RNA sequence: GCAUUGUUAGUUCAGUGGUUAGAAUGUUCGCUUCCCAAGUGAAUGACCCGAGUUCGAAUCUCGGACAAUGCA
Numbered sequence: 001g002c003a004u005u006g007u008u009a010g011u012u013c014a015g016u017g018g019u020u021a022g023a024a025u026g027u028u029c030g031c032u033u034c035c036c037a038a039g040u041g042a043a044u045g046a047c048c049c050g051a052g053u054u055c056g057a058a059u060c061u062c063g064g065a066c067a068a069u070g071c072a
């Protein structure tokens, strides 16, 4: 330099163009217990940036940033 893949909650990951973007884990507050652990209820918190297509974009297209892999 070229190509491919990826970027979603504090963390690890799902998500077929249309419902309030979901799960696990974490954190906080309860219940339970003599206490801890375990269990259980609730709360909390996210689509990398910009433009385009579309009635409607996390999803499709283009450009950029960052990361990984391959080739030179």
Base pairs, nucleotide, nucleotide: 001071002070003069004068005067006066007065010025011024012023013022018055026044027043028042029041030040031039048064049063050062051061052060